A computed fold for a 1466-nucleotide RNA from a Candidatus Berkelbacteria bacterium, annotated as small-subunit ribosomal RNA. The organism belongs to Candidatus Berkelbacteria, within Bacteria. It was read from a public genome assembly.
RNA sequence: CAAUUCUACUAAGAGUUUGAUCCUGGCUCAGGAUGAACGCUAGCGGCGUACCUAAAACAUGCAAGUCGCGCGCUUGUAAAAGCGCGGCAAACGGGUGAGUAACGCGUGGGAAUCUGCCCCGAACUGGGAAAUACCCCGCCGAAAGGUGGGUUAAUGUCCCAUAGUCUCCGCCUUUGGCGGAGUAAAGCUCCGGCGGUUCGGGAGGAGCCUGCGUCCUAUCAGCUUGUUGGUAGGGUAAAAGCCUACCAAGGCAAUGACGGGUAGGGGGUGUGAGAGCAUGGCCCCCCACAACGGCACUGAGACACGGGCCGUACACCUACGGGUGGCAGCAGUUAGGAAUAGUACGCAAUGGGCGAAAGCCUGACGUCGUGACGCCGCGUGGAGGAAGAAGGCCUCCGGGUUGUAAACUCCUUUUCUGCAGGAAGAUUAUGACUGUACUGCAGGAAUAAGCAUCGGCUAAUUACGUGCCAGAAGCCUCGGUAAUACGUGGGAUGCGAGCGUUAUCCGGAAUUAUUGGGCGUAAAGAGCGCGUAGGCGGCCAAGAAAGUCCGACCUUAAAACUAGCGGCUUAACCGCUAAGAUGGGUCGGAGACUUUUUGGCUUGAGCAUUUGCAGGGGCAAGCGGAAUCUGCGGUGUAGGGGUAAAAUCCAUUGAUAUCGCAGAGAACACCAAUGGCGAAGGCAGCUUGCUAGGCAUUGUCUGACGCUGAGGCGCGAAAGCGUGGGUAGCGAACGGGAUUAGAUACCCCGGUAGUCCACGCCGUAAACUAUGCGAACUAGGUAUUGGGAUAAUCGACCGUCCUGGUACCGAAGCUAACGCGUUAAGUUCGCCGCCUGGGGAGUACGAGCGCAAGCUUAAAACUCAAAGGAAUUGGCGGGGGCUCGCACAAGCGGUGGAACAUGGGGUUUAAUUCGACAGUAAGCGGAGAACCUCACCAAGGUUUGACAUCUACGGAAUCCCCGAGAAACCGGGGAGUGCCCGCAAGGGAGCCGUAAGACAGGUGCUGCACGGUCGUCGUCAGCUCGUGGCUUGAGUUGUUCCGUUAAGUCGGGAAACGAGCGCAACCCCUAUCGUCUGUUAAAUUUCUCAGGCGAGACUGCCUCGGCAACGGGGAGGAAGGUGGGGAUGACGUCAGAUCAGCGUGGCCUUUAUACCUUGGGCAACACCCGUGUUACAAUGGCCGUUACAGAGGGUCGCAAUAUCGCGAGAUGGAGCUAAUCCCCAAAAACGGUCCAAGUUCGGAUUGAAGUCUGCAAUUCGACUUCAUGAAGCCGGAAUCGCUAGUAACCGUGGAUCAGCUACGCCACGGUGAAUACGUUCUCGAGCCUUGCACACACCGCCCGUCAAGGCAGGAAAGCCGGCAAUGCCUGAAUCCCGCAUUUUGCGGGACACGGCAGGGUCGGUGAUCAGGCCUAAGUCGUAACAAGGUAUCCGUAGGGGAAUCUGCGGAUGGAUCACCUCCUUU
Repeated sequence: CAAUUCUACUAAGAGUUUGAUCCUGGCUCAGGAUGAACGCUAGCGGCGUACCUAAAACAUGCAAGUCGCGCGCUUGUAAAAGCGCGGCAAACGGGUGAGUAACGCGUGGGAAUCUGCCCCGAACUGGGAAAUACCCCGCCGAAAGGUGGGUUAAUGUCCCAUAGUCUCCGCCUUUGGCGGAGUAAAGCUCCGGCGGUUCGGGAGGAGCCUGCGUCCUAUCAGCUUGUUGGUAGGGUAAAAGCCUACCAAGGCAAUGACGGGUAGGGGGUGUGAGAGCAUGGCCCCCCACAACGGCACUGAGACACGGGCCGUACACCUACGGGUGGCAGCAGUUAGGAAUAGUACGCAAUGGGCGAAAGCCUGACGUCGUGACGCCGCGUGGAGGAAGAAGGCCUCCGGGUUGUAAACUCCUUUUCUGCAGGAAGAUUAUGACUGUACUGCAGGAAUAAGCAUCGGCUAAUUACGUGCCAGAAGCCUCGGUAAUACGUGGGAUGCGAGCGUUAUCCGGAAUUAUUGGGCGUAAAGAGCGCGUAGGCGGCCAAGAAAGUCCGACCUUAAAACUAGCGGCUUAACCGCUAAGAUGGGUCGGAGACUUUUUGGCUUGAGCAUUUGCAGGGGCAAGCGGAAUCUGCGGUGUAGGGGUAAAAUCCAUUGAUAUCGCAGAGAACACCAAUGGCGAAGGCAGCUUGCUAGGCAUUGUCUGACGCUGAGGCGCGAAAGCGUGGGUAGCGAACGGGAUUAGAUACCCCGGUAGUCCACGCCGUAAACUAUGCGAACUAGGUAUUGGGAUAAUCGACCGUCCUGGUACCGAAGCUAACGCGUUAAGUUCGCCGCCUGGGGAGUACGAGCGCAAGCUUAAAACUCAAAGGAAUUGGCGGGGGCUCGCACAAGCGGUGGAACAUGGGGUUUAAUUCGACAGUAAGCGGAGAACCUCACCAAGGUUUGACAUCUACGGAAUCCCCGAGAAACCGGGGAGUGCCCGCAAGGGAGCCGUAAGACAGGUGCUGCACGGUCGUCGUCAGCUCGUGGCUUGAGUUGUUCCGUUAAGUCGGGAAACGAGCGCAACCCCUAUCGUCUGUUAAAUUUCUCAGGCGAGACUGCCUCGGCAACGGGGAGGAAGGUGGGGAUGACGUCAGAUCAGCGUGGCCUUUAUACCUUGGGCAACACCCGUGUUACAAUGGCCGUUACAGAGGGUCGCAAUAUCGCGAGAUGGAGCUAAUCCCCAAAAACGGUCCAAGUUCGGAUUGAAGUCUGCAAUUCGACUUCAUGAAGCCGGAAUCGCUAGUAACCGUGGAUCAGCUACGCCACGGUGAAUACGUUCUCGAGCCUUGCACACACCGCCCGUCAAGGCAGGAAAGCCGGCAAUGCCUGAAUCCCGCAUUUUGCGGGACACGGCAGGGUCGGUGAUCAGGCCUAAGUCGUAACAAGGUAUCCGUAGGGGAAUCUGCGGAUGGAUCACCUCCUUU
């Protein structure tokens, strides 16, 4: 703002499916409420409220009496009281909710009724009579009680009289009149009155009828015989099948009868924005009931809670014969239960009964008591107070926090306690509550705080303990050694005399959607049509007024709700006034729309007509050729067939192949298509017959005849079933062969049902456009298939326009997105069907159908917090495309075989310390384990410690010697007196020792707590950002595309434009040249060399291709297209490696897991693996001769010449702190020899003798000489490296280091190849694309059987029980009828309970059976998701441990490749 007369009131979301997103969808939470209960806690008051369960059973007391002014009797001095007759009341009040789905209730009407007490009016109230209780006398009985005889009264009872506006009958001039007949009464009295009878009326009350409303279930579909109506009779206060007889055959039902389940209904109450939904405790109205069932009596009123009779069950009393009882009144008891109060006071008030009244009675009611059960109010103190106390907790040790909180000071007294006063409720009297409310005074902070929560939702966090344990949890989830989630403490938050939990209802939930939802893919369109009921329905006009709208009136009880005002100190609570109460009814009006009636119309629809057209539309009959198979015959010879490869199989009895003839059955190539027809299923050779529909054109007729369609009826692929045929091919089952770990499969060889025909069933499919039918409206473009018109044309094609289909692309719009888009999934209308989380389950039970298979209809328990749709990013694929790499290929050389070395595993051991384990561990940490190292083991020793800081005391430090000992260590002795200040005394620094404690120490654990560092993908070309654009969003674009490159390198294009980290370049080495400098050599200069500084290479030049980037070729040049090599490693991945290099959090240890020492071990040895060395030899070995490097190292060192030794080496020491000296070459070359052999190859192993290092060489060093002379003759499967100065071969140096197990590693030069067609394949990688059920990301996910435990439901021989009904038997009390009667009675009928019988329905239980669901790590396989490795799925049939397999038909919700067609763009 708006709706509303006015007022008041008036709408919130969040968590959870994912790696992330949007949607769908469920679950859960925050709110309010309660007759509540439970846990912890608790000061006061007011007002309310309190057996929701067992309508179970009840001890005890009380709850309905009253009237002497109706009467009799008795007692008594009297007042008065008692018993009985009689009157009125006891049908109210109070309780409960079992039953009841009903005229029970609510609401609105109605006619055929009654009404005590009360009110109004009219009239009357005369006379008489008989009995009886009590009582008296008996009898029976335990009692309760019963019974006989006798006396007596009345407002008790009866008779007579009287009688109208009463009742009945009759008549008439019929809102009435007249006549006839019948029916009344009661008295008392204090004289005031109170009564009695009849009639009429009123008020209030009660009965009856009726429209509408009133829960769930169709897995209840048909029900009904007094049933429906009529006539007659009966009956009632009254209408009526209410009852009876007879007659008719009706009545109800899909708008839900009948049946089953559940339930008292309403006013209201809770919630909600509302519409609704749920509910019916207290209070009010109605109903029903009174232990259970039946029945009547009395009465105005009952079929009667505190009356009666009978039956049943239960309980009690009993003398066993028989009796008594009914708390769902108030208290109370027991039981049940999670759970609900006192055996209180009083009639003072209000109300009721009786009475003339006084009064009596009243567990109605008024009050008190119990319970935080609810609502409301108050309090537990207020102000000041920082040394920010102590204590607690945390801490980075500084502090922080509890916290102005406390203490302390001042103040107050609601509440509390004591004392005193003291109402209202009452108009005279009367107060249970009650000395209460309230008031005054005094005292003194005195008497008074808890509960829950603190991961998110959701306000509020820390420490310790625990260690997937104990436990928490509303949902998501938390807990496996640093838990804000468990337990405890500190702190905090929320509420507060309460706080939480549980249960239930509404809300949130638009999650049943009227307001206000959906159905292409999320759950959801029936397989398709015809059509009944129903719903909806074209144009014009008139009438009616049912719907609709307007106005008025009646009603909608009170209470409640809302507003205003008022009363309790306030509030809750209560009162008054007002409003509303959306509903129903009555009357009046309006006439647009709907409806209805009438009349008309033609555009919807249809019949028909004119002329045509297309078509695998359907049914039947006939005909045809190709192919296949079979038979016969000919030719012909050794194979054929089949597969990835094979085999089973066929064939010398002649197959396959080929030719001829004959036969059989089934299906119809090409045409053929996004084509045609049909409602769908579906339909295809040709011809004929019969037959249905559609379209175009024409425009005669009918005149809304229409649309949809619950039930119903019909059609309905394949498979399957029945009967009878038929059977060529194919082919479930089955047999065989393969494959395989297996192979009940995929492949192969056979093959039966079946497939075919006729007739009859079945009735389902991914029966799909996953899109119901009909109508209207809303841009276009293209193609195709029919028909028509038209311009043009000889004609055909082509063009334009109209129209019916079929497809594709697209505007707007819609959609969660994908997509749809005049053939809608757009905008609307009408009708139908269907959905409401996943699983259980389209299952069970029941029912219908079916020959069966099975189909249709269709749940629940239980279980999960998801299941799902679309799209996104990644990852993956036994998907695709492009590209690269010593990835393959082409080559060269190796490994795998041998011996040895070395590392690892394993084993062993007192110990064989530890780490590293695919690639990315294994000659790795270890660039040096005999001791040391050292972490391991054995033994011996130490405990403030081997090392750091601090305190005290003593001493110079230091050195030497002795004893025991394996040493460490223990014990003892001696020498010695420094530096600085100071005259000295003394003090200080440093060092040593002793003592005590703070502490040291740890190669102890955790690399899954970390820093740092490193490996790997990978020197792969990628990884990102800003702004802009696109998308609801995750995200995307850029980064894709076309070229190009070693490269996301560059260019072109492009909703992108730029930028960053990577690439490249800048840096180092090297190849050529110039120039400068010049130690080293005896000298000279050039060269070489060494060190600086420069030059040079840029696709610059030419040519060709290309838009360009760039590429191919060429020239020049030392070098040519990044010249060669190195350093350099993006975002990130692997919880990769390392706590043992170092640092470090936490934990652990402290006479030991620390420290010292000796010895041992890390070196073991059946075996396995990795990496290497040396070889197997002639491109070689051996001997001799003779050349050529580079880079390093050297004073605790390298060491020359020389001498000795066969040699390792020794002696010795020139030179060198190094371009100066030294360590210092080999292969090659030349000459000789060996002659193919386990050798003159090979060198292991072993023996002997030595050398060197070192305290020390046994475990356990290297080297030398002599001797010995193993395996091995080129290496299986497999596998590694390398693309040029590379591989291969050859030697040299260095680090570590006393020495060395170095054949390792890191460097250096010398000699110096072969090959690359190429990208199919293997491995790895990059980009694009596609599928996905993966996201811990394919080492993923996931299905079913079996085995184990548990749970709920189903079936089941049966067994047990409940409920409702039927038939028969029996038949109490009571009522009715008949008979008889002074009375008692007899007979009949109806009927409760009970019994018998067979069924129905619901439930419980049940050996066993089948399936389902759940449960960290069981078994078997691998079905599905990628082309999931045989595409998957649907229906059906058969088979199989299991997932499943196979056949037939169907779907695309299948990947991939090729082709066709169409569309878009150029």